[in-house]
Molecule: FMN riboswitch aptamer (RFN element)
RNA sequence: AGAUGUUUUCGGGGCAGGGUGAUAUUCCCUACCGGCAGUAUAGUCUGCGAGCACAAAAAAGUGCAUGACACGGUUAGAUCCCGUGACCGACAGUAGAAGUCUGGAUGAGAGAAAGCAACU
Numbered sequence: 001a002g003a004u005g006u007u008u009u010c011g012g013g014g015c016a017g018g019g020u021g022a023u024a025u026u027c028c029c030u031a032c033c034g035g036c037a038g039u040a041u042a043g044u045c046u047g048c049g050a051g052c053a054c055a056a057a058a059a060a061g062u063g064c065a066u067g068a069c070a071c072g073g074u075u076a077g078a079u080c081c082c083g084u085g086a087c088c089g090a091c092a093g094u095a096g097a098a099g100u101c102u103g104g105a106u107g108a109g110a111g112a113a114a115g116c117a118a119c120u
Base pairs, nucleotide, nucleotide: 001120002119004117005116006115007114008113009112010111017029018028019027031100032099033089034088035048036047037046038045043087044086051064052063053062054061069085070084071083072082073081091103092102093101
């Protein structure tokens, strides 16, 4: 240094201002936010995670669901950088319809870091 096993820790952000209304952080104007790995630095590329169902339960597994980008520039190389203009956002709840409120969740988790063990 590599791969394997194991333990611990870490591991998601956001409604400010105004309008209508009996009631809206849910509608309208405007504002704000962007998990993990890969790759030239990515919410919109590729892959993964979060949800639901199955079995008494747990683990593992199987199945279902799973959003959204164009143009121009720089470059050897960019749907990742720079510029401009767009677009997207689980489930349940609610005195109206929620990416931002409340809840499942002091949960789960892609994964990240560190320690230890023996091996090469």